A computed fold for a 387-nucleotide RNA from a Pseudomonadota bacterium, annotated as Bacterial RNase P class A.
Rfam family: Bacterial RNase P class A. It is annotated as a ribozyme.
[in-house]
RNA sequence: UCAGACGGCCGGGCGGUCGCGGCCGUCGCAAGGCGGUCGAGGAAAGUCCGGGCUCCACGACGACAUGGCGGUGGGUAACGCCCACCGGGGGUGACCCUAGGGAUAGCGCCACAGAGAGCAGACCGCCUGCUCCUCGGAGCAGGUAAGGGUGAAAGGGUGCGGUAAGAGCGCACCGGGUCCCUGGUAACAGGGGCCGCAUGGCAAGCCCCGCUAGGAGCAAGACCGAAUAGGGAUCCCGCGCCUUGGCAACAAGGUAGAGCCGUCGCCGGCUUGAGGGGUCCGGGUAGGUCGCGAGAACCGUCCCGCGAGGGCCGGUCCAGAGGAAUGACCGCCGCGUCCUGCGCAAGCAGGGCGGCACAGAACCCGGCUUACAGGCCGUCUGAUCCG
Numbered sequence: 001u002c003a004g005a006c007g008g009c010c011g012g013g014c015g016g017u018c019g020c021g022g023c024c025g026u027c028g029c030a031a032g033g034c035g036g037u038c039g040a041g042g043a044a045a046g047u048c049c050g051g052g053c054u055c056c057a058c059g060a061c062g063a064c065a066u067g068g069c070g071g072u073g074g075g076u077a078a079c080g081c082c083c084a085c086c087g088g089g090g091g092u093g094a095c096c097c098u099a100g101g102g103a104u105a106g107c108g109c110c111a112c113a114g115a116g117a118g119c120a121g122a123c124c125g126c127c128u129g130c131u132c133c134u135c136g137g138a139g140c141a142g143g144u145a146a147g148g149g150u151g152a153a154a155g156g157g158u159g160c161g162g163u164a165a166g167a168g169c170g171c172a173c174c175g176g177g178u179c180c181c182u183g184g185u186a187a188c189a190g191g192g193g194c195c196g197c198a199u200g201g202c203a204a205g206c207c208c209c210g211c212u213a214g215g216a217g218c219a220a221g222a223c224c225g226a227a228u229a230g231g232g233a234u235c236c237c238g239c240g241c242c243u244u245g246g247c248a249a250c251a252a253g254g255u256a257g258a259g260c261c262g263u264c265g266c267c268g269g270c271u272u273g274a275g276g277g278g279u280c281c282g283g284g285u286a287g288g289u290c291g292c293g294a295g296a297a298c299c300g301u302c303c304c305g306c307g308a309g310g311g312c313c314g315g316u317c318c319a320g321a322g323g324a325a326u327g328a329c330c331g332c333c334g335c336g337u338c339c340u341g342c343g344c345a346a347g348c349a350g351g352g353c354g355g356c357a358c359a360g361a362a363c364c365c366g367g368c369u370u371a372c373a374g375g376c377c378g379u380c381u382g383a384u385c386c387g
Base pairs, nucleotide, nucleotide: 001383002382003381004380005379006378007377008376009375010374012333013332014331015330016329017328018327020039021038022037023036024035025034026033027032041358045369046368048367049366050365051364052363053217054216055215056214066213067212068211069210070209071085072084073083074082075081086100087098088097089096090095101208102207106206107205108202109201110200123148124147125144126143127142128141129140130139131138132137133136156174157173158172159171160170161169175197176195177194178193179192180191181190182189183188221290222289223288224287231281232280233279234278235277236276237275240255241254242253243252244251245250257272258271259270260269261268262267295317297316298315299314300313302311303310304309334356335355336353337352338351339350340349341348342347
């Protein structure tokens, strides 16, 4: 210098004018004015996990079912998150990826291709014997599993020996199984003895094992609570006449009466023919208050730990709310981009554009995931050059 790996951080700055929301003070009867102070994010997002908090359910125990998780050890309030390590895979490397328990508990599946896919198998080959013949092959019988071919996968791999050709048939190394030793908390690693190797894969198919989980969610939930209508208790006033029942209170039916409509009367139709008022009580609705911002909080020193993280001490207070405030304009600067001029170039000067991402708290917190213009810092790797 180029190409990369990993981790962390910022994500326009300053000033002015106007405006918005919360709280405090002050003035004002009030509406509101004035002053002070605070006012979005790393993801506030998706609402995917785990908690706090609240209500409901519950014998606080056990069994079953269902869901989730799954190497080992640790962190945490908890987790499916994080850290460290182990095994496997990838990369020259920094480093990255990994649903990574069990396949002699049982069931199931292994498509296509292929001769054969689960009590393995023989298509082309290779070898031996016999027969035939156009003397190079063909056919038949047998042996074989080295080589070819199919497949994701063909009953260990490489080499030497061996053989008619072959074969763990024999041997060495690697792999595998099993027993032991050593190191490690453990996953596991290393070493040694024995076994020619015997029952291939899929559990991201059912299943088995271990751990774990009650449900709903701030529209949770708690308190206050009108007006109007309706409910209950009680008091007062009123309830004509007839019939029936009843001692009565009263009930049922009819009718006088009253009201309305047709201009009025006659007449006709319809409704009504008993209710009205006062006081008190309780429930619900509208509405209001709380929940609701001092906490698994943030910053800093130190200590413990490889780390995630934990602890002591000191300091700070940091939006709150209700369909929802946190904005707009101007100037300067920074970054980007375009044009012009100068310059060999790096660049310099002037001007234009308005470009400066993703995105907006709604009970709170820990994670994960997703979105994000541009930029900064640190550690490390590979290659090349110079000293």
Of the family's consensus pairs, 98% are formed in the model. Taxonomically the source falls in Pseudomonadota (Bacteria, Pseudomonadati). It was read from a public genome assembly, where an Rfam model found it.